[in-house]
RNA sequence: GCGCGGGAGAGCGUUGUCCGGUUCGCGCCGGACAGCCGCCGAAGGAGCAACCACCCCGGAAUCUCUCAGGCCGAAGGACCGCGC
Numbered sequence: 001g002c003g004c005g006g007g008a009g010a011g012c013g014u015u016g017u018c019c020g021g022u023u024c025g026c027g028c029c030g031g032a033c034a035g036c037c038g039c040c041g042a043a044g045g046a047g048c049a050a051c052c053a054c055c056c057c058g059g060a061a062u063c064u065c066u067c068a069g070g071c072c073g074a075a076g077g078a079c080c081g082c083g084c
Base pairs, nucleotide, nucleotide: 001084002083003082004081005080006079011037013036014035015034016033017032018031019030020029021028022027038071039070040069044067045065046064047063051059052058
């Protein structure tokens, strides 16, 4: 690195537009996108550091930040186990 398995956290908030369904109608339900506020951290990224190294250049987290990503589900997923 590849394959298989396990794998968390946080609003199924609110407003608008569009689409679909339902209704005689008012309205209601679901989905997509955008805005606003709130929130999470285990893709990635960044920062500090115990520590390691030291000729020079430095390396470094599951800590911190939250740019990105994420907050029904799916996907993704640090990390762990087995096999190659």
Model confidence (mean pLDDT): 79 of 100. Glycine riboswitch aptamer from uncultured Sphingomonas sp., 84 nucleotides, folded computationally. The sequence is in RNAcentral, with records from MGnify. Its Rfam family is "Glycine riboswitch aptamer". The family has 44 seed sequences and 9,425 matches in Rfam 15.1. Rfam describes the family as follows. This family represents the bacterial glycine riboswitch. Its family is annotated with glycine biosynthetic process in the Gene Ontology.